[in-house]
RNA sequence: UUAAGAAAAGGCCAAAACCAUCGUGAGGUGGGGACGGAAAGCCGCGGGUCUUCAGCUUCUUUUCCAGAAGAUAGCCGGGUUGCCGAG
Numbered sequence: 001u002u003a004a005g006a007a008a009a010g011g012c013c014a015a016a017a018c019c020a021u022c023g024u025g026a027g028g029u030g031g032g033g034a035c036g037g038a039a040a041g042c043c044g045c046g047g048g049u050c051u052u053c054a055g056c057u058u059c060u061u062u063u064c065c066a067g068a069a070g071a072u073a074g075c076c077g078g079g080u081u082g083c084c085g086a087g
Base pairs, nucleotide, nucleotide: 002087005084012037013036018031019030020029021028022027035074041080042079043078045077046076047075048072049071050070051069052068053067055065
C1' cells in the first nucleotide's frame, strides 16, 4: 500500500415499547431503552414502500391509472467521506 471482515483493542451508532413535543399525515426531534449495525456517517440520484392533496373512473365507495407535494439513508442500488485491520 492492498485487503477478506476472521481475530483483537479502543471507541461509535441505537430498533421496538413508553414519555414529551412538532406535523392533516407518512413521519421528525428530544428523553428512554438495546433489536441490531462496518458506514445504522452524509446525499432523495434510480427503483421500492408509505403519506397528503387534487384529478379521472364509478350509481356510490374502494381499487387501478396518470399528476403534484412530501416521508423513509435501519428497504435495495448508486454517489461521496471515513475508524480498526490478521494474513
c-di-GMP-I riboswitch aptamer from a Deltaproteobacteria bacterium, 87 nucleotides, folded computationally. Of the family's consensus pairs, 94% are formed in the model. The prediction has a mean pLDDT of 79. It was read from a public genome assembly, where an Rfam model found it.